Predicted 3D model of a 344-nucleotide RNA (Bacterial RNase P class A) from an Acidaminobacteraceae bacterium. Its Rfam family is "Bacterial RNase P class A". By type it is a ribozyme. Lineage of the source: Bacteria > Bacillati > Bacillota > Clostridia > Acidaminobacteraceae.
RNA sequence: CGAGCCCGCCGGACGGCCGCAGCCGCAAGGCUGAGGAAAGUCCGGACUCCAAAGGGCAGGGUGCUGGAUAACUUCCAGGCGGGGCGACCCGACGGAAAGUGCAGCAGAGAGCAGACCGCCGAUGGCCCGGACCGGGCACAGGCAAGGGUGAAACGGUGGUGUAAGAGACCACCAGCGCAGCGGGUGACCGCCGCGGCUGGCAAACCCCACUCGGAGCAAGGCCAAGCAGGGACGCGGUGGCCCGCCGGUCAAGUCCCGGGUAGGCCGCAUGAGCGCGGCGGCAACGUCGCGCCUAGAUGGAUGGCCGUCCUCGACAGAAUCCGGCUUACAGGCGGGCUCGCCCC
Numbered sequence: 001c002g003a004g005c006c007c008g009c010c011g012g013a014c015g016g017c018c019g020c021a022g023c024c025g026c027a028a029g030g031c032u033g034a035g036g037a038a039a040g041u042c043c044g045g046a047c048u049c050c051a052a053a054g055g056g057c058a059g060g061g062u063g064c065u066g067g068a069u070a071a072c073u074u075c076c077a078g079g080c081g082g083g084g085c086g087a088c089c090c091g092a093c094g095g096a097a098a099g100u101g102c103a104g105c106a107g108a109g110a111g112c113a114g115a116c117c118g119c120c121g122a123u124g125g126c127c128c129g130g131a132c133c134g135g136g137c138a139c140a141g142g143c144a145a146g147g148g149u150g151a152a153a154c155g156g157u158g159g160u161g162u163a164a165g166a167g168a169c170c171a172c173c174a175g176c177g178c179a180g181c182g183g184g185u186g187a188c189c190g191c192c193g194c195g196g197c198u199g200g201c202a203a204a205c206c207c208c209a210c211u212c213g214g215a216g217c218a219a220g221g222c223c224a225a226g227c228a229g230g231g232a233c234g235c236g237g238u239g240g241c242c243c244g245c246c247g248g249u250c251a252a253g254u255c256c257c258g259g260g261u262a263g264g265c266c267g268c269a270u271g272a273g274c275g276c277g278g279c280g281g282c283a284a285c286g287u288c289g290c291g292c293c294u295a296g297a298u299g300g301a302u303g304g305c306c307g308u309c310c311u312c313g314a315c316a317g318a319a320u321c322c323g324g325c326u327u328a329c330a331g332g333c334g335g336g337c338u339c340g341c342c343c344c
Stems, first nucleotide, its partner, number of pairs: 001340010012309007020033005035315001039326002042324005047216004055246003059212005064078005079093001080091004094207002099205002101201002116147002118143003123140002125137005155173006174198002176195003180191004220266004229257005238251005273292008
């Protein structure tokens, strides 16, 4: 200097005039006022009610190990597998020896497999030559090593053996299983030995381990105002709740038809909050100290005008709140690391 990888931040600013919402104030006036995603509603919770709280079956969720966390399918650190020269990135990561199932077409055959092209000619059979013997055929039989089909063909290379072959046997190798020793909290890793044991898919059903109430701020309470009650069942197998079933528990109510009300207040923002620093930890994060208060609308608050600067402005507006994930994003800034080239 160039090309990459990872992380973090900003995302219009300043001034004046008028206007809007909340809070404080007698008033004048003062303070505050949309996001990194406010979006999607995909996970998880806090909170509220059922309600005080379960067991089994069924159903749902997660799926390597160890940690963090209120919790999670999140995050951190590792292990194994894969990609990359590398910094780094991805993972759909329990089990195929419990069972069932799937793999179109092609192909003989796709897991108790299999004979299209082929190979063999020992044994049985047929034929030729005069016996021994030699030769031929390839019917019965034997083979799956060679070729072909396919994404994938029942481990690979070399040999022994055989009529020809074949893990049938042997050597080495790959994978798998088991034992011993060592390292590690663990997933696993290393060394070494034995074993002839040798398809794939579980994001197919399934098996295993762990885990799981429901509904949701339009939750749920309070006040005011207003009207018009009637019927059925019932004080216990009638109703509510535990999704369903069993079982349990609570209650005098439950359901249907009809009438009135749709107003106001609370919930409503001090939070698993934010900033800085110390300590602990590889880290996620925890802890201690100091400081800060930063929207609460409900026909739904941020607008208009002027001036200046400039990166000439992207995606885009809270509605109970928070931790994540996913998606969208013009332009700009900072830090660390890797590779290549050049110079000293």

The gene name in the source record is rnpB.